[in-house]
RNA sequence: GUCUAGAUAGCUCAGGGGUAUAGAGCAUGGGAUUGAAGAUCCUAUAGUCAUAGGUUCGAAUCCUAUUCUGGACA
Repeated sequence: GUCUAGAUAGCUCAGGGGUAUAGAGCAUGGGAUUGAAGAUCCUAUAGUCAUAGGUUCGAAUCCUAUUCUGGACA
């Protein structure tokens, strides 16, 4: 340089156009339980869905460019 996959919560990931809100696990805060802890259960918090444009009645989702990361080839 070319091709390819990806970027969603503090971390690991799911979601592949439909309005009512973006979810799970872990982590964190609160509570229950315990003599106290651990484990377990309940609950809460946390997201400009990489950035900018475009398509659409409607975009995290489709298209384009850019940035960053992984892989293949040279």
Molecule: transfer RNA
Organism: Hypnea edeniana